RNA sequence: ACCGAUCGGCCGGGGUGCCCGAAGGGGCUGAGAACACACCCGCCGAACCUGAUCCGGGUUAUGCCGGCGCAGGGAGCCGAAACGGUUGUGCG
Repeated sequence: ACCGAUCGGCCGGGGUGCCCGAAGGGGCUGAGAACACACCCGCCGAACCUGAUCCGGGUUAUGCCGGCGCAGGGAGCCGAAACGGUUGUGCG
């Protein structure tokens, strides 16, 4: 000097299913089951969408679990960086 872990700012992306109940409401998975100034994710991108009214397993049931899946899409810039790395230079 440059790059990065990481942190911050601003901006952006995304989902909200299943079961019981007359209702209030209760139960399941999950970060989140919507209106929460929440939660998750932003290219090293499984947040999320498509395939998919998919396949296998399991469940009262479900996008519950696994597969599909080094498949196709998918929303980023700026700043800091005491720690790490790379390179260069000086001195010994």
This is a predicted structure of a 92-nucleotide RNA (TPP riboswitch aptamer (THI element)) from Phytoactinopolyspora endophytica. Rfam family: TPP riboswitch aptamer (THI element). About the family: Vitamin B(1) in its active form thiamin pyrophosphate (TPP) is an essential coenzyme that is synthesised by coupling of pyrimidine and thiazole moieties in bacteria. Its mean pLDDT, the model's own confidence on a scale to 100, is 81.